This is a predicted structure of a 133-nucleotide RNA (c-di-AMP riboswitch aptamer (ydaO/yuaA leader)) from a Bacillota bacterium. Its mean pLDDT, the model's own confidence on a scale to 100, is 80.

[in-house]
RNA sequence: UAACUGAAAUCUCCGAAGACCGUCAAGGGAGUGGGGGACCCAAUCUUUUGGGGUGAAUCUCACCAAGGUGAGAAGGGCGACUUGGGCGUCCUAACCCGUCAGCUAACCUCACAGGAGUACUCCAAGCGUAUUG
Numbered sequence: 001u002a003a004c005u006g007a008a009a010u011c012u013c014c015g016a017a018g019a020c021c022g023u024c025a026a027g028g029g030a031g032u033g034g035g036g037g038a039c040c041c042a043a044u045c046u047u048u049u050g051g052g053g054u055g056a057a058u059c060u061c062a063c064c065a066a067g068g069u070g071a072g073a074a075g076g077g078c079g080a081c082u083u084g085g086g087c088g089u090c091c092u093a094a095c096c097c098g099u100c101a102g103c104u105a106a107c108c109u110c111a112c113a114g115g116a117g118u119a120c121u122c123c124a125a126g127c128g129u130a131u132u133g
Base pairs, nucleotide, nucleotide: 011117012116013115014114020028021027031112032111033110034109035108036107041102050100051097052096053095054094058073059072060071061070062069063068075091076090077089078088079087081126082125083124084123085122086120
């Protein structure tokens, strides 16, 4: 110096889920995110072939032991300032409402969890910091 592996984190990532106050307890207000909810508009059909919500997480095809596996399209994240492009890489779940909900001002209401560990000094534009004059 390079490569590989491991650990740690006050650093970083997914996500709305991060701060502040408080007798630091209970809880609170702001803030962020979600749901319900008029006129108008939309829908003139839908209703077990149920329907709907959060979320990127849907769809098509093939195989199959019908659990699942694989491929593709669409969607999403990451590669340590921001944006656009390139290249690479990963994910494409889970849960909830309970026959019921289009949009929706006022209004009502809920959440603020959980999980993890990447590092291309690529191109362009921009912003910022430090040093010197």